Annotation: Model confidence (mean pLDDT): 81 of 100. Transfer RNA from Candidatus Harrisonbacteria bacterium RIFCSPLOWO2_02_FULL_45_10c, 72 nucleotides, folded computationally. Lineage of the source: Bacteria > Bacteria candidate phyla > Candidatus Harrisoniibacteriota. Its Rfam family is "tRNA". Rfam classes the family as a transfer RNA.

[in-house]
RNA sequence: GCGGGUAUCGUAUAACGGCUAUUAUGUUAGGUUUCCAACCUGAAGACACGGGUUCAACUCCCGUUACCCGCU
Repeated sequence: GCGGGUAUCGUAUAACGGCUAUUAUGUUAGGUUUCCAACCUGAAGACACGGGUUCAACUCCCGUUACCCGCU
């Protein structure tokens, strides 16, 4: 330099162009307990960035950035 892939709450992970963006764990509030742990109920928290297509984009297209794999 060329080709391919990935990017989503703190972490991990799902999502058929139309949902309030899923689940687990962590955090946090309450309950339970003499206390802690465990358990139960609730809450907050995310679509890498910039454009485009579309009535509507995490999803499709283009570019950029970061990382991974291969080729030279």